[in-house]
Transfer RNA from Penicillium ucsense, 73 nucleotides, folded computationally. The same sequence occurs in records of 2 taxa. Its Rfam family is "tRNA". The family's RNA type in Rfam is transfer RNA. The sequence is in RNAcentral, with records from ENA and Rfam.

RNA sequence: GGGUAAUUAACUCAAUUGGUAGAGUAUUCGUUUUACACACGAAAGGUUAAAGGUUCAAAUCCUUUAUUGCCUA
Numbered sequence: 001g002g003g004u005a006a007u008u009a010a011c012u013c014a015a016u017u018g019g020u021a022g023a024g025u026a027u028u029c030g031u032u033u034u035a036c037a038c039a040c041g042a043a044a045g046g047u048u049a050a051a052g053g054u055u056c057a058a059a060u061c062c063u064u065u066a067u068u069g070c071c072u073a
Base pairs, nucleotide, nucleotide: 001072002071003070004069005068006067007066010025011024012023013022019056027043028042029041030040031039049065050064051063052062053061
């Protein structure tokens, strides 16, 4: 240089092929306990890597860019 894959919550990952963005862990609060932990319940936390396009509607489709991994010369 060429090819290919990934990028979504603090972390690890979903989202059934375009139709209201979710789970576990962690964090905070509450219940429980003499207290802590465990357990249970709840809350908060997202410009879906960035920009543009298609569409009534995009995490999802198209183009470009960035970062990372793999293959190859």